[in-house]
Order: sequence, then C1' cells, then structure tokens
RNA sequence: GCCACGAUAGCUCAGUCGGUAGAGCGGCGCACUCGUAAUGCGCAGGUCGGGGGUUCGAUUCCCCCUCUUGGCU
Repeated sequence: GCCACGAUAGCUCAGUCGGUAGAGCGGCGCACUCGUAAUGCGCAGGUCGGGGGUUCGAUUCCCCCUCUUGGCU
C1' cells in the first nucleotide's frame, strides 16, 4: 500500500430487505428473609465511531475519514 470483518448501554453482543433500538451480565429501588445470598418485579442508563449525501424519514443505503482484528504484498 491492497482486501475482508468489525465499531450499538458500564461490559459481552443482538437488531432492523429504511419507520423514532433490545437482551444477558452489571448498577439502583422494592418484595421475600432473623439477616445476607439466591429469586421475583420495577427503574435508570445509548449523539448506534466521526463527517457529508440520498430520502418525508438513515443504526440500516452511498461516499470520505478514524480506530480494532485478520489476511496479502
């Protein structure tokens, strides 16, 4: 230098052939318990890597850039 995959909640990851994003773990509260743990219920938490474009509407499609991983040279 080239190619491919990836970047989404604190962590690990889903997701949508374009219609205002979810799970598990973790956090907080309540219930249960003599008290913890476990369990159950609820709540909070996300500019969907950055910038443009297309569109009524973009996490999703197109272009550029940054970074991670792997491969080639």
About this RNA:
The RNA shown here (transfer RNA) has 73 nucleotides and comes from a Spirochaetaceae bacterium. Its mean pLDDT, the model's own confidence on a scale to 100, is 82. Its Rfam family is "tRNA". Gene Ontology term of the family: triplet codon-amino acid adaptor activity. By type it is a transfer RNA. RNAcentral holds the sequence, with entries from ENA.